[in-house]
C1' cells in the first nucleotide's frame, strides 16, 4: 500500500427498511431482626458525516477505532 471483517446501554448479545429490546451491572421500593437470595420498578445505547426513501440499526459512499490476511 492493497483487501477483507467489525463498531447498539457499566459489560455480553438480538434486532432481515416501520415505537431499539434481552440477560448482568447501577439505583428505588417491598421482603427479612441485618446481609443474601426473591419479588415489581427506574435511569442508561445504534462511532461520525453525507447519500437513497414517506421512513434507516438495517441498503450505498466517505472517515475514525479494533481485529484479521496478503505485499
Nucleotide at each position: 500500500g492493497c483487501g477483507g471483517c467489525u463498531a447498539u446501554a457499566u459489560a455480553u448479545c438480538a434486532a432481515u427498511g416501520g415505537u431499539a429490546g434481552a440477560u448482568u451491572a447501577u439505583u428505588u421500593g417491598c421482603c427479612u431482626u441485618c446481609c443474601a437470595a426473591g419479588c415489581a420498578g427506574a435511569g442508561g445505547a445504534u462511532a461520525a458525516g453525507a447519500g437513497u426513501u414517506c421512513g434507516a440499526u438495517u441498503c450505498u459512499c466517505u472517515u475514525u477505532g479494533g481485529c484479521c490476511g496478503c505485499a
Molecule: transfer RNA
Organism: Flavobacterium sp.